[in-house]
Context: one part of a larger RNA
RNA sequence: UUGGGUGUAAAGGGUGCGUAGGUGGUUUUAUUAGUCUAGUGUUAAAUCCUGGGGCUCAACUCCAGAUCUGCACCGGAAACGGUAAAACUAGAGGGUGUGAGAGGUCUGUAGAACUCAUGGUGUAGGGGUGAAAUCCGUUGAUAUCAUGGGGAAUACCAAAAGCGAAGGCAGCAGACUGGCACAUUCCUGACACUGAGGCACGAAAGCGUAGGUAGCGAAUGGGAUUAGAUACCCCAGUAGUCUACGCCCUAAACGAUGAUCACUUGCUUUAUGGAGUAUCGACCCUCUGUGAGGCGAAGCUAACGCGUUAAGUGAUCCACCUGGGUAGUACGAUCGCAAGAUUAAAACUC
Repeated sequence: UUGGGUGUAAAGGGUGCGUAGGUGGUUUUAUUAGUCUAGUGUUAAAUCCUGGGGCUCAACUCCAGAUCUGCACCGGAAACGGUAAAACUAGAGGGUGUGAGAGGUCUGUAGAACUCAUGGUGUAGGGGUGAAAUCCGUUGAUAUCAUGGGGAAUACCAAAAGCGAAGGCAGCAGACUGGCACAUUCCUGACACUGAGGCACGAAAGCGUAGGUAGCGAAUGGGAUUAGAUACCCCAGUAGUCUACGCCCUAAACGAUGAUCACUUGCUUUAUGGAGUAUCGACCCUCUGUGAGGCGAAGCUAACGCGUUAAGUGAUCCACCUGGGUAGUACGAUCGCAAGAUUAAAACUC
C1' cells in the first nucleotide's frame, strides 16, 4: 500500500456557514471521449503453464498451443453513467395561519442576603477549631434597631423539563432580533447532500487599555498541625472574578459516539403542536407529527452494553488510526503583545 477499523482497546475535527471537489429524485427524446461487445494490428525471443517429441529416466532440450495485460484502428449496443433539450412533484425551498421556549443583543427595574458608613439601645466579650492560636473588641466590638451607600448573584417556581450549531443560556419588564415545530398543499421546480482549503463562533484561565471591586479568592503574610508542612485547617489578603473595547483559541470542548438519507417488532414516561370524540366550557379518551428520557424483539458487540435519538441493515461525503517510550517534544513554518497555539518528525530504546 491493500485490508481492517474509530462509545470504553490507537483513532470523530470543539462547533457551524460554505468554495473547489465527490455524490445525486421521476419521465421522455437525441447523442456517445465513460461502459459493454465483434474484428484487425501490436504487446521481441527465452522464461512460466498445457499437450507432444529427443537424450536409457530426470534435470536439460526441441515443436505446437495457450496465457498475460495494455495500446491503437475500425464496426456494433444504448441498460447504467455523461452531455444537450423538454417535462414532472414524492427531495429541497417559499407563501399563508398558528404555537412553545433560561435562543441572542441592549436598556430599565425589584426583593432577599452580604458588606461599609452614620446614629440609637447595650456591655464584655466576639470569632474560629478536632483542640487552639493568630485576629476583632472598653477609642465600646459581637448582638439588635433605624437611615444611607455599594457591588455581585438571582432562593422558591425547577423537572429525568425547555432553548441553542457547539461553547452555553435562569429574578421581572420593555425594545430589537435568530432559529424551530405543526396545519394548509397555494407557489418555485432538483434549486439537493457532504465539504479539502477558507471564513465565523468558541467555557474557564490568561493578556492589553480604561473603569469597578461587596463577597469569594491563586500569589503572599501570619496562626496551628507535623520529625519537617513551601500543604490539608484557621485569620488576613493582591491579581482575578464584574463592565466596555481589543486579543488569546485551548478543555474529560464528552453522548469520550462526524454529517445527511432510507429501512427494520414494541411497551412506557415527559415537553409541545394538530385532528377526532366528548363537553356549556375545561379535563378525560383515541389517532397523528416534532423533540427529550427509561426498558427492551431481531440484529450487532471482545465483553460491557447499543437497540426507530442504533453501537442494527444499506447509501454518499468528510475527518482520523496503524506497537510502547522518545513526544504532541525538537527543528522549520504560520499565528500571537506575551503566555503560548497549530502543523509535526527522527536518532536511540523496549